[in-house]
Context: one part of a larger RNA
């Protein structure tokens, strides 16, 4: 050079679909969150006019009112010395109605001249006459609502060219206002830390000790423990007082009840977790209080080598107290957790303002204090997606590499003990040390502008920790057969059975059917049974879209080799 094969070029292809992130999308579903159409109910306008019933108001009239004392059933207030009667008083029949059963107010007939008032008791004096009101009922009247029933004249329908005619009616339709229903639709929201995410949990706000390497400070889903309160006395002050525990006496009374004595540096108590403090006390008991008060200013921590809020806590000033004789002390609780912006609403108490009214009334501000966000410097907020999408990451999984080797395979030490007796023919507990790098883990260093992923089929090679074959030693080796060791990788290490398997089991054979590497060798060599897209379906689950290291079916496996290697062959 020619023809080939397809090791290799982590070989071309497609800014990895799988994982995570992004305060990206998008579909989809809901008992997420906040709207909307629709529906429906209640009002009101189109909208007119009777009747009956009930019901509120409202004018008139007409009745109603024993606490005790007292001729008796005394609603109340203000005027008051007369008022009433032949236009029929008081009495007496009948009737009706109230009653707290004394009695009261009325209708009619009877009859024929009187009858009630001022003065005694009482808080209060005459229903003697007047007037205005209260309790609680009756009857008229007018006004409104509401329920039932009618009418025509809006407004509807049906015919009809129209004029009207019939039906239906103040109902519906149609419009405002409000309330319910409301994934039918529609915007969008669904944190974060994280030895990948999810799942769990909170290391997301504070405290205390230790980690913390003897200033200060310092990290992990570091290790031990707490807090989100409680207390009007467990808070202030002024006085007294000593406590736990043991010895010793002492009635029931015992190891332990109360009494009295003596050690008695705190071994007790402190509201509460740990640390630190603290005895004429910071602990325990009593008095008297409200200093758990109110304006201001400065500082520390929080809080970072710049800057702050909120808190906590010191410290000063003023004020108006309290307690003690005074000195003083006292702005909570010995000292370190015990907590919360803006908007909003609420309360408190002058005030300041705007609008508007004859008076009133509304609004908005200025100080305080409460209501709460714990994802604790504080959005109002639920899921699916394998139907997917973009943009990024090897900052972060999954496959293989790399570290390491807990596991995990193999060995070495020791030798309890088994082996009749005897540690080491043989097995070897309990501990000790390797060493391999085939398990499975751990890390998260390469790789996410892609290194094709299990198993079979092909094909090679390599390693020894020997399954067989060869050689040798030891024996709890007589021979045969056997255990058990050293040397030795030359050559072997095979067939089926169901299973996608690797394994694993199971048959029959053999000498034996050893174990491992080589991107769990080998998909630009095949294959595509699993695994892992899109249809489907069961079985569990989920309200639901959906989801399952749960089961079935179904699923395109690119390329004409440039380079290197390799094989044939052919020419100088």
């Nucleotide at each position: 050079c020619c023809a080939g094969u397809g090791g290799g070029a982590a070989g071309u292809g497609a800014a990895g679909a799988c994982c995570c992130c992004g305060u990206g999308a998008a579909a989809c579903u809901u008992u997420a969150c906040u709207g909307u159409a629709g529906c429906u109910u209640g009002u009101u306008g189109c909208u007119g006019u009777g009747a009956u019933g009930c019901a509120a108001a409202u004018u008139c009239u007409g009745u109603u009112g024993u606490g005790c004392a007292g001729c008796g059933u005394a609603g109340g207030u203000a005027g008051g010395a007369g008022c009433u009667g032949u236009c029929g008083a008081g009495g007496c029949c009948u009737g009706a109605u109230c009653g707290u059963u004394a009695g009261g107010u009325u209708a009619g007939g009877u009859g024929g001249a009187g009858g009630c008032a001022a003065u005694u008791a009482u808080g209060a004096g005459a229903c003697a006459c007047u007037a205005c009101c209260c309790u609680a009922c009756g009857g008229a009247g007018c006004u409104u609502g509401c329920a039932u029933u009618g009418c025509u004249c809006a407004c509807u329908a049906u015919a009809g060219a129209a004029a009207u005619a019939u039906a239906g009616g103040a109902c519906a339709c149609c419009g405002g206002c409000a309330g319910g229903c409301g994934g039918a639709c529609a915007g969008u929201u669904u944190g974060g830390c994280u030895g990948g995410g999810g799942u769990g949990g909170c290391a997301c706000c504070c405290u205390g000790u230790c980690g913390a390497a003897a200033a200060a400070g310092u990290a992990u889903c570091g290790a031990c423990a707490g807090g989100g309160c409680c207390c009007a006395a467990u808070g202030g002050u002024u006085g007294a007082c000593u406590c736990a525990a043991c010895c010793c006496g002492g009635u029931c009374a015992g190891a332990a009840a109360u009494c009295g004595g003596g050690u008695g540096u705190g071994g007790a108590g402190u509201g509460c977790a740990a640390g630190a403090g603290c005895a004429a006390a910071a602990g325990u008991c009593a008095g008297c209080c409200u200093g758990a008060u109110u304006g201001g200013g400065c500082a520390u921590a929080c809080a970072u080598u710049a800057a702050g809020a909120c808190u906590a806590u010191g410290u000063c000033c003023a004020a108006a107290a309290a307690c003690g004789a005074a000195a003083g002390u006292u702005u909570g609780g010995u000292c370190u957790a015990g907590c919360g912006a803006u908007c909003c609403u609420c309360u408190a108490a002058u005030u300041c303002u705007c609008c508007u009214u004859g008076a009133u009334g509304g609004g908005g501000g200025c100080u305080a204090g409460a209501g709460g966000u714990g994802a604790c410097c504080g959005a109002a907020a639920a899921g699916u997606u394998a139907c997917u999408c973009c943009g990024g990451g090897g900052a972060u999984a999954a496959c293989a590499g790399a570290g390491u080797u807990g596991u995990c395979g193999c060995g070495c030490c020791u030798g309890a003990g088994a082996g009749u007796u005897c540690u080491u023919a043989u097995c070897g507990a309990c501990g000790g040390c390797g060493c391999g790098g085939u398990u499975u883990g751990c890390u998260a260093c390469a790789u996410c502008g892609a290194u094709g992923u299990c198993g079979g089929c092909u094909c090679u090679u390599c390693c020894u920790a020997u399954c067989c074959u060869g050689g040798u030693c030891g024996u709890g080796c007589a021979g045969c057969a056997g255990c058990g060791g050293c040397c030795a990788a030359g050559g072997g290490u095979g067939u089926g059975g169901g299973u996608g398997u690797u394994c694993a089991c199971c048959a029959a054979u053999u000498a034996a059917a050893a174990g491992g590497g080589a991107u769990c060798g080998u998909g630009a060599g095949c294959u595509g049974g699993g695994u892992u897209c899109a249809g489907a379906a069961c079985g569990u689950u989920g309200u639901g879209a959906g989801a399952c290291a749960g089961u079935u079916u179904g699923u395109u496996u690119a390329a004409u080799a440039u380079c290197u290697a390799c094989u044939g062959g052919a020419a100088a």
Model confidence (mean pLDDT): 81 of 100. A computed fold for a 572-nucleotide part of an RNA from a soil metagenome, annotated as large-subunit ribosomal RNA, domain V. The full RNA is in RNAcentral, with records from MGnify.